[in-house]
RNA sequence: GGUGUGCGACCGCCGAAUCCGCGCCUGCGGAACCGGGGACCCACCUUCUCCUGGGGUGAAUCGGAUACCAGCGCCAAGCUGCUCCCGUAGGGCACUUCCACGCCCGAACCCGACAGCUAACCCGGUAGGCGGCAUGGAAGCAAGG
Numbered sequence: 001g002g003u004g005u006g007c008g009a010c011c012g013c014c015g016a017a018u019c020c021g022c023g024c025c026u027g028c029g030g031a032a033c034c035g036g037g038g039a040c041c042c043a044c045c046u047u048c049u050c051c052u053g054g055g056g057u058g059a060a061u062c063g064g065a066u067a068c069c070a071g072c073g074c075c076a077a078g079c080u081g082c083u084c085c086c087g088u089a090g091g092g093c094a095c096u097u098c099c100a101c102g103c104c105c106g107a108a109c110c111c112g113a114c115a116g117c118u119a120a121c122c123c124g125g126u127a128g129g130c131g132g133c134a135u136g137g138a139a140g141c142a143a144g145g
Base pairs, nucleotide, nucleotide: 010132011131012130013129014128018031019030020029021028022027032126033125034124035123036122037121042116053114054111055110056109057108062087063086064085069081070080071079072078090105091104092103093102095140096139097138098137099136100135
């Protein structure tokens, strides 16, 4: 000097997931943000019970190919699923928006036969996971002088 790891502080990113008060019973309450249910009107009224129900949170949908494997098949042709790969609707990246460039994500879970929208009203959530100079231009805003 470089790299990796652990702890703490600070500054940030995805996300609704933050802040305040009381209590020390490890809970409670509030604000803020977020989600669901729920009228008239409107919409739907071929929707469900099945083949292969329907619905919700979320950006996370859809398509193609696919050896082996599994299932179906007249065990033939083929079909479906899984694996893995390539894309894609869409989403994210240090004030905001636009443009350009680049890099990522394109999951997971829940309800339980049931829900269109929806005022009043009712019911819930406030987790988790990451990063450490953060690309450039224009306009705006903010701060400072």